[in-house]
Context: one part of a larger RNA
């Protein structure tokens, strides 16, 4: 000191994030019981009394050869209750065992479950409510199937998801997603079919046409949603109350600064001296809200919060005690960790945080006990952050796929009906003037045709054909509906029932498919992310007079356009002023002069341009096409795309020509393979035809990749991993100081007057490194990250206590400056807080550095893993410098440093006594009364000081005569049990009272005055500069700071110091304490009281045993009996005192140096 304990006076929760931890409480028996309710409880409520021991009586059983009329009486056991009366003790569930109470909020109803090893909850179950699936060959689940489960159950059943008792409720939206239902058109696979490339084959366009889709409906206790602007009432304010915009609906009813409210400690009111706390309210709800259930709710919690009594060592404030470590000693004997050395401290520098470098200082070697400052100590290739074209796991309307499901054909699959549609024939009817030949007559004698007329076309009569409609046959297809032999079920063995060519099963085909698989989810970037494009091209600037040149620099563009806005040829000149002309104006057209560009250019800029490059005309298509070449982008030995230039060949336009023209006046106006598709390009090739036709190739174009040299691509991860980075954040450090804090300079104005008592605008120049930014130097093989406690040390820009000076200083009491860093700078409410606010004090409750000092010191409320809930957000997986409940802080100290405590050396013998360079400290420091004095001041009101006396916090040393504590010496009462009983003992330190010695505070002493040398001031005397001046010579006063005094430690003070002595010292060894972790110090060691033992006091306990005598009664009269007095301040103990050698200090062992003498050398 630590670990488990115990006990603490006075206070009583002031501790502290929190009564965490201890303590109270306690067991039966009785009497009494609030509140609130679900009437069951809450309830051991709360609170109050008994509890022992001995005598009596009584009441139950049992048993009984007694006895009676009786189970009557009496007798005799044994156990329980009751009553009365006597007794003792500080206490009578005496020990062990054994709830503290109680009054509000949240949340969950409840008993129960959970994260074996960090969360035990509010999380999760649960009765109860509600949805959907399902009639059994069911549904759901598990397999590739057989099969199995639920189930040998059958809707009062099973299965999934939703709330989550019970009370009282469940509002409004179907627009979006999702699910059910329905569907005339639409859209739509394969087959199947028609048409088509002469045929065939592939293909092409249609027909039909299935599930899903489109579309209609419905469905919210389905996922999920539920608005804003005006205006308006006779004070104001508010708005029942009108317009408006909007929507699928615009949040009803409860509730509300809430487990949810940012602003925030909202605001009232309670509670507290004092409340970021709690309650009850109020409602402008950021961002409540009604089975994602609302709201209350009795009774329940090892849940959250807040009071109140009771207690108490949690505290003020610590003491003391006991065990066990720790220390010592013998004996065994790891394990972490270790480049090297290692004697350090302060300042420097250094990759900006040194035991090792540079400077100063310090510092003889060892040892040991301690403590935990350093070693940016030891454990772990940081979990945060970023990076990788590294990863798992989730997730979803990412991608790209599979299972499962739905769905049409086909096979298995065979036979009939009706109807409906269609195909093909036979009839019979009809037909705008049914068509086309042929055709002048016919005739039923009425007429009909003809001719003529209309009209595309003309009828009589005769042939053929066509369309429709009807009916019949025959064929195909769909629905329906029968049938029984494939096939299936059931029963069990019957050529049974049952269903039936479906179903089920294989293929194909379309759709739906996070249920499950691969995967993928840029880049740049003063960390990542969000934002933005600086990710492709242009122009200026930056850029520093070649070229080049960078930044998420600065300023501005481009991703077009135009068949003429191109080409050529010819022809004119602009903006603008003056002046002058009807309407007509500052400004229209029209003339005149002058007008280097001050216009214009398609499109930003820069540049260029005037018989033009600007503006009009004409007449065209060079915006053409084959080939080389150079330059720009583009660094480079070197590339593609694009863009521009240039030469040559052909053709053209335009000019009389020279010549100009491969698009725009010049720099911006863009895009690879691969895969598609065009080509009139009168290309090449191969197949195939009568012809054609089809493949492939080369040349040319087009479709696009803006992350613009071009993958086919979305999240989450606090459940995370792994490789790495100090190449990159968050903490500290470093620099740097915009920002923060301080000074100071000028001095506009304030201050009745006056710039400077006190103030100080607008503007300067600085310090500082405590604020908050920037960098991104150091650390990512890890430097523990807020607050408090605990221990501190330093700075002074001084909060108080000391000394001065100014004043708008009479005094008092402030105000502002100086100097000074000794001392001190405190208790409390609320909140994790720093901080800031509040409450009562006080001289005063100053700021600050020290890795925001201090976690190998301690705590763990925040913050910041893993579980959960709430708002908000996310289609979700999740998210949130929002809220809110839970939640592990290693370790035996190697070096140093530091606090102690030893040994050895040297200091030229030793021993013993000093001195005292030097270090260290504060050892005091502050107040209050009283006196000076109600004085001095001052009109009163008020009201000092030097000086003296007196006491008191807080501090700091010491002590135990008193007070208090402790007291596991000790003495007593006692419970349990065990030694058969007494007596006396042992065990639970049993408890419980009282307690000396010792250690101690809460108790007691001490803590006085002075002198030196200064500070800012304040003087003398005095000049420099005939005067003034405190200063320049010189003098002289001046503070709690300096350095003595006074304490304490030091000859290891390398300048190693003095003084006294003259033979014994001294060590070990034995007795031992006044002292002590071991050493060490101290007392004694037979010439002795050193330790024990024995007497005697002295204290502590309370009157021992035994013995007599009585005790409330009983009673056979013989006893029995708690307890009382008497002997007896007894007994019984003792770390204290003295006396006394009974016992042991036995015997013994070790060593100088000097004198002295001798020798010897100088």
């Nucleotide at each position: 000191u630590c670990u488990a304990g115990g006990u603490a006076a006075g206070g009583g929760a002031a501790u502290u994030c929190g009564g965490c931890a201890a303590u109270u409480u306690a067991g039966c028996c009785a009497c009494a019981a609030a509140u609130c309710u679900u009437c069951g409880g809450u309830a051991u409520a709360u609170g109050u009394g008994g509890u022992c021991c001995c005598u009596a009586a009584u009441u139950u059983g049992c048993a009984u050869a007694u006895u009676u009329a009786a189970u009557u009486a009496g007798c005799g056991c044994a156990a329980u209750g009751u009553u009365a009366g006597g007794g003792u003790g500080c206490a009578a569930u005496a020990a062990c065992a054994a709830a503290g109470a109680u009054g509000g909020u949240c949340c969950g109803a409840c008993u129960g479950u959970u994260u074996a090893a960090u969360u035990a909850a509010a999380a999760c179950a649960u009765a109860g409510g509600g949805a959907a699936c399902u009639g059994c060959u069911a549904g759901u689940c598990a397999g590739u199937a057989a099969u199995g489960a639920u189930g040998u159950g059958u809707a009062u059943a099973g299965u999934u998801c939703c709330u989550g008792a019970a009370g009282u409720c469940u509002g409004c939206c179907c627009a979006c997603u999702g699910c059910c239902a329905g569907u005339a058109a639409c859209u739509u696979a394969a087959a199947c079919u028609g048409c088509u490339u002469u045929u065939c084959a592939a293909g092409g366009c249609g027909g039909c046409c299935a599930a899903g889709g489109u579309c209609u409906g419905g469905u919210a206790a389905a996922g999920g949603g539920c608005g804003g602007g005006a205006a308006u009432a006779a004070c104001u304010a508010u708005g029942a109350u009108u317009c408006u915009c909007u929507u699928a609906a615009g949040g009803u009813a409860g509730c509300g600064a809430a487990a949810u409210g940012c602003c925030u400690u909202g605001c009232c009111a309670u509670u507290u001296a004092a409340a970021u706390g709690a309650u009850g309210g109020c409602u402008u709800g950021c961002a409540u809200g009604a089975a994602u259930g609302g709201c209350g709710u009795a009774a329940c919690g090892a849940g959250u919060u807040c009071g109140u009594c009771a207690c108490u060592g949690u505290c003020c404030c610590u003491a003391c005690c006991u065990a066990g470590a720790a220390c010592c000693c013998u004996c065994u004997g790891a394990a972490u960790a270790c480049a090297c050395c290692a004697u350090c401290u302060c300042g420097g520098u250094g990759c900006a945080a040194a035991g090792g470098c540079c400077g100063a200082g310090g510092a003889c070697u060892c040892c040991a006990a301690g403590u935990g400052g350093g070693a940016a100590g030891u454990a772990a290739a940081g979990a945060c952050c970023c990076c990788g074209u590294u990863g798992a796991a989730c997730u979803u309307u990412a991608c790209u796929g599979c299972a499962g499901c739905c769905u049409g054909c086909u096979a298995u699959u065979g036979u009939g009906g009706u109807u409906a549609a269609u195909u093909u024939c036979a009839u019979a009817u009809u037909g705008u003037a049914g068509c086309a030949a042929g055709g002048a007559g016919c005739u039923a004698c009425g007429g009909c045709a003809a001719a003529a007329g209309u009209g595309a076309a003309a009828u009589a009569c005769u042939u053929g054909c066509c369309a429709a409609u009807a009916u019949g046959a025959a064929g195909u297809u769909a629905a329906c509906u029968g049938c029984u032999u494939a096939u299936c079920u059931c029963u069990a063995u019957a050529u049974g029932a049952g269903a039936a060519a479906c179903a089920g099963u294989a293929g194909u085909u379309g759709g739906u498919g996070g249920g499950c698989a691969g995967u993928u989810u840029g880049g740049c970037u003063g960390g990542g992310g969000u934002g933005g494009c600086a990710c492709c091209c242009u122009g200026c600037u930056g850029a520093a007079a070649a070229a080049a040149u960078a930044u998420c620099a600065g300023c501005a563009g481009g991703g077009c356009c135009c068949a003429a806005a191109g080409g050529u040829c010819g022809g004119c000149u602009c903006a603008g002023a003056u002046g002058g002309u009807u309407u007509a104006g500052a400004a229209a057209u029209c003339c005149a002069u002058c007008g280097u560009a001050g216009a214009g250019u398609g499109c930003a800029a820069g540049g260029g341009c005037a018989a033009a490059a600007g503006c009009c005309g004409g007449c065209u298509u060079u915006a053409u096409u084959g080939a080389g070449a150079u330059g720009a982008c583009c660094c480079u030995a070197a590339u593609a795309c694009u863009c521009a230039u240039c030469u040559u060949a052909a053709u053209u336009g335009a000019g009389a020509a020279a010549u100009c023209a491969u698009g725009g006046c010049c720099u911006a106006u863009c895009g690879a393979u691969c895969u598609c598709c065009a080509a009139u390009g009168u290309g090449c090739u191969c197949c195939u035809u009568a012809g054609u036709g089809g493949g492939g190739c080369c040349u040319u174009g087009g479709a696009u990749u803006g992350a613009c040299a071009g993958a086919a691509a979305a999240g989450u991860u606090a459940c995370c991993a792994c490789g790495g980075g100090g190449a990159u954040a968050a903490c500290a450090g470093a620099g740097u100081u915009g920002u923060c804090g301080c000074u100071c300079c000028u001095g506009a104005g304030c201050g009745u007057u006056c710039a400077c008592a006190g103030c100080g605008a607008c503007g300067g120049a600085g310090c500082g490194g405590u604020u908050u930014g920037c960098u991104a130097c150091a650390u990512c093989g890890a430097u523990g990250u807020c607050g408090g406690c605990u221990c501190a040390u330093c700075c002074u820009a001084a909060c108080c206590u000391g000394g001065u000076a100014g004043u708008g200083c009479a005094g008092a009491a402030g105000c502002u400056a100086c100097c000074a860093a000794a001392g001190g700078u405190g208790g409390g409410g609320g909140u994790g807080u720093u901080c800031a606010c509040c409450c009562a004090u006080u001289a005063a409750a100053a700021g600050g550095g020290u890795u925001c000092g201090u976690g190998a010191g301690c705590u763990g409320g925040g913050u910041u893993u893993a579980c959960a809930a709430c708002g908000c957000u996310g289609u979700g997986a999740g998210g949130c410098a929002g809220u809110u409940g839970g939640u592990a802080u290693a370790a035996u100290a190697u070096c140093u440093g530091c606090u102690u405590g030893g040994a050895g050396u040297g200091u030229u013998a030793g021993u013993a006594u000093c001195u005292g360079c030097g270090a260290g400290a504060a050892a005091g420091u502050c107040a209050g009364a009283u006196u000076u004095a109600g004085u001095a001041c001052g009109a009163a009101a008020g009201g000092a000081a030097c000086g003296g006396u007196c006491u008191g916090c807080c501090g700091u040393g010491g002590c135990c005569a008193c007070u208090g504590g402790u007291u596991u010496a000790u003495c007593u009462g006692u419970u349990g049990u065990u030694c058969a009983u007494u007596u006396g003992a042992g065990c639970a330190c049993g408890c419980a009272g009282a307690g000396c010695a010792g250690c101690u505070a809460c108790g007691c002493c001490a803590u006085c005055a002075a002198g030196g040398a200064u500070a800012a001031g304040u003087g003398c005397u005095g000049a420099a500069a005939g005067c003034a001046u405190c200063u320049a010579a010189g003098c002289a006063c001046g503070a709690a700071a300096c350095c003595u005094u006074c304490c304490u430690c030091u000859a290891a003070a390398a300048a190693a110091g003095a003084u006294a002595c003259a033979u014994u010292a001294u060590c070990c060894g034995c007795u031992u304490g006044u002292a002590u972790a071991a050493g060490a110090c101290a007392a004694g060691u037979u010439u002795g009281a050193u330790a024990g033992g024995u007497u005697u006091g002295a204290g502590g306990u309370g009157u021992a045993a035994g013995a007599u005598a009585g005790a409330a009664g009983c009673u056979u009269u013989u006893g029995c009996g708690a307890c009382u007095a008497u002997u007896u301040c007894a007994g019984c103990c003792u770390g204290c005192a003295a006396a006394u050698a009974c016992u042991a200090a036995a015997a013994g062992a070790u060593u100088a140096a000097g004198a002295a003498a001798u020798g010897a050398a100088g």
Predicted 3D model of a 1162-nucleotide part of an RNA (large-subunit ribosomal RNA, half B) from a Candidatus Woesearchaeota archaeon. Its mean pLDDT, the model's own confidence on a scale to 100, is 81. It matches the Rfam family "Archaeal large subunit ribosomal RNA".